Predicted 3D model of a 502-nucleotide part of an RNA (small-subunit ribosomal RNA, 5' domain) from a metagenome. It matches the Rfam family "Bacterial small subunit ribosomal RNA". Rfam links the family to the GO terms ribosome and structural constituent of ribosome.
Context: one part of a larger RNA
RNA sequence: GGACGAACGCUGGCGGCGCGCCUAAAACAUGCAAGUCGAACGAGAAGCCCGGGCUUGCCCGGGUGGACAGUGGCGAACGGGUGAGUAACACGUGAGGAACCUGCCCCGAAGACCGGGAUAAGCCGGGGAAACUUGGUCUAAUACCGGAUGCCCUCGAAGGAUCGCAUGGUCCAUCGAGGAAAUGGAUUCCGCUUCGGGAUGGCCUCGCGGCCUAUCAGCUUGUUGGUGAGGUAACGGCUCACCAAGGCGACGACGGGUAGCUGGUCUGAGAGGAUGUCCAGCCACACUGGGACUGAGACACGGCCCAGACUCCUACGGGAGGCAGCAGUUAGGAAUCUUGCGCAAUGGGCGAAAGCCUGACGCAGCGACGCCGCGUGCGGGAUGAAGGCCUUCGGGUUGUAAACCGCUUUCAGCAGGGACGAAAUUGACGGUACCUGCAGAAGAAGCCCCGGCCAACUACGUGCCAGCAGCCGCGGUAAUACGUAGGGGGCGAGCGUUGUCC
Numbered sequence: 001g002g003a004c005g006a007a008c009g010c011u012g013g014c015g016g017c018g019c020g021c022c023u024a025a026a027a028c029a030u031g032c033a034a035g036u037c038g039a040a041c042g043a044g045a046a047g048c049c050c051g052g053g054c055u056u057g058c059c060c061g062g063g064u065g066g067a068c069a070g071u072g073g074c075g076a077a078c079g080g081g082u083g084a085g086u087a088a089c090a091c092g093u094g095a096g097g098a099a100c101c102u103g104c105c106c107c108g109a110a111g112a113c114c115g116g117g118a119u120a121a122g123c124c125g126g127g128g129a130a131a132c133u134u135g136g137u138c139u140a141a142u143a144c145c146g147g148a149u150g151c152c153c154u155c156g157a158a159g160g161a162u163c164g165c166a167u168g169g170u171c172c173a174u175c176g177a178g179g180a181a182a183u184g185g186a187u188u189c190c191g192c193u194u195c196g197g198g199a200u201g202g203c204c205u206c207g208c209g210g211c212c213u214a215u216c217a218g219c220u221u222g223u224u225g226g227u228g229a230g231g232u233a234a235c236g237g238c239u240c241a242c243c244a245a246g247g248c249g250a251c252g253a254c255g256g257g258u259a260g261c262u263g264g265u266c267u268g269a270g271a272g273g274a275u276g277u278c279c280a281g282c283c284a285c286a287c288u289g290g291g292a293c294u295g296a297g298a299c300a301c302g303g304c305c306c307a308g309a310c311u312c313c314u315a316c317g318g319g320a321g322g323c324a325g326c327a328g329u330u331a332g333g334a335a336u337c338u339u340g341c342g343c344a345a346u347g348g349g350c351g352a353a354a355g356c357c358u359g360a361c362g363c364a365g366c367g368a369c370g371c372c373g374c375g376u377g378c379g380g381g382a383u384g385a386a387g388g389c390c391u392u393c394g395g396g397u398u399g400u401a402a403a404c405c406g407c408u409u410u411c412a413g414c415a416g417g418g419a420c421g422a423a424a425u426u427g428a429c430g431g432u433a434c435c436u437g438c439a440g441a442a443g444a445a446g447c448c449c450c451g452g453c454c455a456a457c458u459a460c461g462u463g464c465c466a467g468c469a470g471c472c473g474c475g476g477u478a479a480u481a482c483g484u485a486g487g488g489g490g491c492g493a494g495c496g497u498u499g500u501c502c
Stems, first nucleotide, its partner, number of pairs: 001502004006498005013374006019367002021332001026330003030327003035074003040071002047064008081285003091209007100202002105198007113147004122137006152179006159172005184190002211257003218248003223245008260282004264275004287308005310321004338364001340363003346360001347358004377407004387398004411443001413438005421429001446491005451472003457486005467474002
């Protein structure tokens, strides 16, 4: 000098665009943040209409209606948050998978035959303070189950062709065993089953790369390898039985400390150094620890089970909860925002659609936290007014500065019009941006410094006191270094200080 997710002091007019718990991965009141489909299914409240009974305001039947809940499907594994853990194939980069999976989507081929038994909801009971739970009975499906068929797929047996990178891959025909479906819903269509391919997403393996410490020198028993088995979508000591005794290490094993990684960011002429906030990619985590279930996908933030700590309810028997989602509260701290508006746009889930949901997102609010832009007026004006300060008392300086004269009106203010963003009768933002008009210099300047480094000097006060200070150093009676004033210098809605990095 530059930089910052900054803080502190003094000061503070406007706008645009960004950014805003770096500390306690501390604890959380309240509201909201994941639903949707009646064109899969049964049932069906309120209301309305019609008819009947009449005890005059109820009952019964039918229709319409479609709430709440339920079965079923898809989603809930995305999106959003955080950085605790992790020195690791976690990340980056480059390869490999002849060892793998992939719902929805796209392409191609073939198909959906015959049957069955339940169950929730409902109704009738029981238990419990509650959370909830239990018995009986009735019923539906794109829920569940049995059988058939097999273009085809899987496995096994033996055969042929061909290819390769070792295990081996691909193709053809034969035999044996096994394996589907919802012909359902609507009347453009959407679905169901099997197989092959694609796309997307994921999983695994390997080379190389990126912290400190030797005041850590030896580490290791599923350890290293083999055989067999189990397990997985799949390879593998992943797991297990047996066998062998290996494997790693000064090119730093093992241990300890620290840390999410990267694109990037800051600095620097570069090499390099430092760093990883916002945005984007990947990873990890979801009160702490462990576990599996469902599913194409999870070992699952707003799912389940167990244990623990904590908080809450309780009729003391037992239950409920998890903001590192958006706001917000308390605490901690030098320090970090509104319990806002809207689904109008973009995107996501469901749906044939209308649409519903969406604290993702779009906006608004607060904060000079940062960057950028603009303003606080412009021209004239000397007897160089008054006042202040200094003075050698002549004067000098503040100083064209002011007054005064003329002019302008950005921004802010007031009034009128008023968007783009949307193809439409859909706009939160918003009567916003923008345009026009009106008034009047009118509403808008401070902060730091002036001994040298370093740009800017005098007076008074003080008297090693009070104080200053980044370093050198100032102050003990003439202080350009302390305090005040006048003057000056620098920057300017900021200016200084502190911290950190280059």

The prediction has a mean pLDDT of 87.